[in-house]
Context: one part of a larger RNA
RNA sequence: GCCGGCGAGUUUCUGUCUGUGGCGAGCUUAAUUCGAAAAGAAUGAGGCGUAGCGAAAGCAAUAAGCCCGCAGCGUUGAGCGAGGGGCAACGUGUGCUCGCGUGGAGUCACAGAGAGAAGACCUGAAGCCUAUCGAGCUAAACCAGGGCAGGAUGAAGCCUCUGUAAAAGGAGGUGGAGGUCCGAAGAGGUUCUGCACAUAAGCGUUCUUCUGACCUUGGCUUAGGAGUGAUAUGCCAAUCGAGAUGGGCAAUAGCUGGUUCCUACGGAAAUACGCCAAAGUGUAGCAUCGAUGGAGUUGACUAACAGGGUAAAGUACAGAUUGGAUAUUCAGGGGCUUCGGCUUCGGUGUCCUGUCUAACUCUGAAUCUGUUAGUAACGUAGAAGUCGAUAGUAAGUAAGCGUGGUUAAGCUACGUGGGCGAAAGGGGAACAACCCAGCGAAAGGUUAAGGCCCCAAAAUGUUGGCUAAGUGUAAGCAAGGUUUUGCCGCUCUUAGACAGCCGGGAGGUAGGUUCCGAAGCAGCAAUCCUCUAAGCAACGCGUAACAGCGGACCGGCCGAGAGCGACAAGACCGAAAAUGGACGGGGCUAAGCCAACUGCCGAUACCUUUCUCCGCGAAAGCGUGAGGUACGUAGGCGCUGUGAUCGGGUAGAAGCUAGUGCGAGAGCAUUAGUGGACCAAUCGCAGAUGUGAAUGCCGGU
Numbered sequence: 001g002c003c004g005g006c007g008a009g010u011u012u013c014u015g016u017c018u019g020u021g022g023c024g025a026g027c028u029u030a031a032u033u034c035g036a037a038a039a040g041a042a043u044g045a046g047g048c049g050u051a052g053c054g055a056a057a058g059c060a061a062u063a064a065g066c067c068c069g070c071a072g073c074g075u076u077g078a079g080c081g082a083g084g085g086g087c088a089a090c091g092u093g094u095g096c097u098c099g100c101g102u103g104g105a106g107u108c109a110c111a112g113a114g115a116g117a118a119g120a121c122c123u124g125a126a127g128c129c130u131a132u133c134g135a136g137c138u139a140a141a142c143c144a145g146g147g148c149a150g151g152a153u154g155a156a157g158c159c160u161c162u163g164u165a166a167a168a169g170g171a172g173g174u175g176g177a178g179g180u181c182c183g184a185a186g187a188g189g190u191u192c193u194g195c196a197c198a199u200a201a202g203c204g205u206u207c208u209u210c211u212g213a214c215c216u217u218g219g220c221u222u223a224g225g226a227g228u229g230a231u232a233u234g235c236c237a238a239u240c241g242a243g244a245u246g247g248g249c250a251a252u253a254g255c256u257g258g259u260u261c262c263u264a265c266g267g268a269a270a271u272a273c274g275c276c277a278a279a280g281u282g283u284a285g286c287a288u289c290g291a292u293g294g295a296g297u298u299g300a301c302u303a304a305c306a307g308g309g310u311a312a313a314g315u316a317c318a319g320a321u322u323g324g325a326u327a328u329u330c331a332g333g334g335g336c337u338u339c340g341g342c343u344u345c346g347g348u349g350u351c352c353u354g355u356c357u358a359a360c361u362c363u364g365a366a367u368c369u370g371u372u373a374g375u376a377a378c379g380u381a382g383a384a385g386u387c388g389a390u391a392g393u394a395a396g397u398a399a400g401c402g403u404g405g406u407u408a409a410g411c412u413a414c415g416u417g418g419g420c421g422a423a424a425g426g427g428g429a430a431c432a433a434c435c436c437a438g439c440g441a442a443a444g445g446u447u448a449a450g451g452c453c454c455c456a457a458a459a460u461g462u463u464g465g466c467u468a469a470g471u472g473u474a475a476g477c478a479a480g481g482u483u484u485u486g487c488c489g490c491u492c493u494u495a496g497a498c499a500g501c502c503g504g505g506a507g508g509u510a511g512g513u514u515c516c517g518a519a520g521c522a523g524c525a526a527u528c529c530u531c532u533a534a535g536c537a538a539c540g541c542g543u544a545a546c547a548g549c550g551g552a553c554c555g556g557c558c559g560a561g562a563g564c565g566a567c568a569a570g571a572c573c574g575a576a577a578a579u580g581g582a583c584g585g586g587g588c589u590a591a592g593c594c595a596a597c598u599g600c601c602g603a604u605a606c607c608u609u610u611c612u613c614c615g616c617g618a619a620a621g622c623g624u625g626a627g628g629u630a631c632g633u634a635g636g637c638g639c640u641g642u643g644a645u646c647g648g649g650u651a652g653a654a655g656c657u658a659g660u661g662c663g664a665g666a667g668c669a670u671u672a673g674u675g676g677a678c679c680a681a682u683c684g685c686a687g688a689u690g691u692g693a694a695u696g697c698c699g700g701u
Base pairs, nucleotide, nucleotide: 001701002700003699004698005697006696011118012117013116014115016113017112018111019110020109021108022107023106026048027047028046032042033041034040052059053058062088065087066086067085068084072080073079089102090101091100092099093098121258122257124255128248129247130246131245132244133243139222140221142219143218144217145216146215147214148212150182151181152180153178157174158173159172160171161170162169186209187208188207192204194203195202224240227235228234261636262635263634264633265632266631271284272283273282274281275280285393286392287390288389289388290387291386292385296378297377298376300375301374302373303372304371305370306369307368312363313361314360318357319356320355323352324351325350326349327348328347329346332345333344334343335342336341396420397419400416401415402414403413404412405411425436426435427434440611441610442609443608444607445606446605450601451600452599453586454585455584459598461597462596463595464594465593466592472588473587480573481572482571483570484569485568486567488565489564490563491562492561500557501556502555503554504553506530507529508528512524513523536551539550540549541548612626613625614623615622616621637690639687640686641685642684643683644682645681647679648678655674656673657672658671659670660669661668662667
């Protein structure tokens, strides 16, 4: 891991609600007694109900006066009218404008649902307390023992010699000290970050120590907030920031995990407020079920009438703000001054001009909200409303639109309607949220989104353009540069345009001034006249200055369009990410893009037919009923035991194996084999009643 068995909302008491039954203005006993530990009786303490109001003293209610009216009844378009509703009246409280109450329904038992107290659906802590057991491991002390090869070093003391007045001192010897040295046994456990490591700390190498605060044997002592400790919070039996075992104990867990058969109907919430609250919980909101009620209801559409101050816009107000004009001036700054003042800058006011604003508005939409009317839909097959019972939820989310925060985010905080959550199917290559569309079973047809060259269903469809970049077929990229097409406007043009080629491009004059020089061309001012078809007081290159080369301008050749600008559409460069690579792929010059058209394909959508179930109904039938997580409600299947009834079985029960049939399913029935003695069905009752999960438990493998 697999297989099998076991494995989780139970029981008691007390309230609440629903259903069924008994009795009913009453209902009912508890303990106890009789009895067979029964059934059944007896007993009526007590309980609930029959009256409320008031803090209290205390006082104390329609047994129906009026109206409406559902079901129903009914001479059936009269009316009556249980229950129901509205008044009135009454009780009480200081109170007939207010509060509570009043025209009799309860109580007992059983069953179910949920609540509270209990272990309270099951499993799971770390911990806390208590009583015991531990020092055969280890820590420390005590008592009695044991052990330490060999070698080295050579303290004190002593002896001899020397030395001195005597000493001190010196030399040699002897001697054998030491938490001395090297090193074996012993003890330890540094390095290799070696090998090994479920055999729960080993092995090797290297290293430390080895007469001492040394090593070691036996005995004995200290015990759990205690011991022991040359302190590491170390050790105290593989357990130590408080040992182990038993008990309190099923501790507690707002946390994790698990929680077992089927079908039908309905179907959420991830929000608000409170809380030492934000992993929770209470109330409300949103779901379900039941009762009551008795005719309207509605997030749809249209219209009318109201309401609003957003988007936009505007500058009339408030605030900000560009430039200008004008007025004014305080004891403001600067300049000038004949000290009278003048001028400039600044401040303030007014006007013109040009800009803004969530907390500006002279204005002002679309949407939105309310009321009324009509349409539509739903509703006597029972809507709205009201009451009761049971929940779950209170971690949300991507996209669109409207906003705040942020450089930004698959970011964060909000609003809004739809979606996912809890939604299958088709499309989007794949892809909770995007587009289409809301899935009972089956068959046939038609469409949606999206598509129609092949993969791959359907057009190698039609018409007219664009693109040459594989642009594109993909959601997406700037300034700038290059280029194509279309359209519009202006100017020039057979009195010859534009381009090219050929020629001219002169004289006064090297204009004046400046300058070493300045001659069209360093600079300054000026920029005339003549001859002309035209030619600049010179647009550029060039020279030291000249020279020289082009340009403007004019003529000739040529012969039909040329130049400029605006707009629209397309293409290229600009253009960078890590294995090789992606239009889904192949591939495509359309099978790309723009405009238009005709067909077709394509879903669980829509239409038709049949069936099942649900709701309603006596039925016929009707329904724009049948996706679904949490959750609510209803109806069933199966297991064990038991009561009653009724059956089967050695001519083969249960169980098991393999088939077959039936049912929407849980499941049921049946055949054959095996097996060898018990077992069903129907109607009830009762429950330790259904397994795939809990790192579930036990066993097998």